Bacterial RNase P class A from a Gammaproteobacteria bacterium, 330 nucleotides, folded computationally. The organism belongs to Gammaproteobacteria, within Bacteria. The model forms 93% of the base pairs in the Rfam consensus. A source record names the gene rnpB.
[in-house]
């Protein structure tokens, strides 16, 4: 330096004006009230926030909530070389096996170029060795069942063919993965470990109308109740109190977390330990957006809905890169 290839980072920038949902200040009002205020609110103005590496698939794995207290069997389901990391996990790391295999290099061939020839150079086939990375449903076949396709004379269990022998008595058997046996398949059922309870924020808690049920109680044909206050009349069964559950609708679960980022340290590593910063969307039919100028590499896939660790799968480009392997200098 070229290749190959783990990993990491970003995701069109800047300015201007307009909006939009949280938020924290300050004004003003509502609304409550012990008149001191206030954890309700609704409006303006200002500061400061405002989608991702996948927010996606919804395929694992866990927090978290109900389900009786989630505790035991049975059925079903998932893993399934050692180790080791985690909250777990079917992830992640280290090892060790195995498979495929690039360059370069060896061997072999074939062509063509040089040579008198041996030979030598370039190409291209093949086969060897095979880096870093890459793949891997991989425990048990002596617990027991099933299946073994083509080929072969026969294919799972002691028979066959042949050629031998007094005898199934010895000895070989092309084919095929497997042939005279202690075969081979568990990606066929199986057994063996080892783990799984179910449902999912539309959980699940909690405040609570109007209307119609319900329970309990008072009164009421000896007139309840209505008819705007009182008597009369005049209809005539009901009605007035508390309670409870539901629904409409509210609120909270809703983001301070298995959280970032930096340094130290233990370990090859995944990862943990300890020390400093720093908060960085929380809607609720659903905000995170438009419009103008500029400027370049001209801008992909795609948009949060309870959080989190993973996996896959999509993705225009950019740029660090360990790591091998080759090749050129010193």
């Nucleotide at each position: 330096a070229a290749a190959g290839c783990a990993g990491g980072u970003c995701a069109g920038g800047c300015a201007a004006c307009c909006g939009c949902u949280g938020u924290c200040g300050c004004c003003a009002g509502a609304c409550c009230c012990u008149c001191g205020g206030g954890a309700u609110u609704u409006g303006g103005c200002g500061g400061g926030a405002g989608a991702g590496g996948a927010a996606a698939g919804u395929c694992c794995g866990g927090g978290c909530u109900c389900c009786a207290u989630a505790g035991a069997g049975c059925a079903g389901g998932a893993u399934g070389c050692u180790g080791g990391c985690u909250a777990a996990c079917g992830g992640c790391c280290a090892g060790a096996c195995g498979c495929a295999g690039c360059a370069a290099c060896c061997g072999u061939c074939a062509u063509g170029u040089u040579g008198c020839a041996a030979g030598a150079c370039a190409u291209g086939g093949c086969g060897g060795c095979c880096a870093a990375g890459g793949c891997g449903a991989g425990g048990a076949a002596u617990a027991g069942g099933g299946c073994c396709a083509c080929a072969g004379a026969g294919a799972c269990g002691a028979g066959c063919g042949u050629a031998u022998u007094c005898a199934g008595u010895u000895a070989c058997g092309g084919u095929g993965a497997a042939a005279c046996g202690c075969g081979g398949u568990a990606a066929c059922c199986u057994c063996c470990a080892u783990c799984c309870g179910g449902a999912g924020c539309a959980a699940c808690a909690c405040c609570a109308a109007a209307u119609a049920g319900g329970c309990a109680g008072g009164c009421g044909a000896u007139g309840a109740a209505g008819c705007g206050g009182c008597u009369c009349g005049c209809u005539g069964a009901g009605u007035c109190u508390g309670c409870g559950g539901g629904u409409a609708g509210g609120u909270g679960g809703c983001u301070g977390g298995a959280g970032c980022c930096g340094g130290u340290u233990a370990g090859c590593a995944a990862u943990g330990a300890c020390c400093g910063g720093c908060c960085u969307a929380g809607a609720g039919g659903a905000a995170u957006g438009g419009u103008u100028g500029u400027c370049c590499a001209c801008g992909a896939c795609a948009g949060a809905a309870c959080c989190c660790g993973g996996c896959u799968u999509a993705u225009c480009g950019a740029u660090c890169g360990a790591c091998u392997u080759u090749u050129c200098c010193a």
The RNAcentral record of the sequence draws on ENA. Its Rfam family is "Bacterial RNase P class A". From the family's description: Ribonuclease P (RNase P) is a ubiquitous endoribonuclease, found in archaea, bacteria and eukarya as well as chloroplasts and mitochondria. By type it is a ribozyme.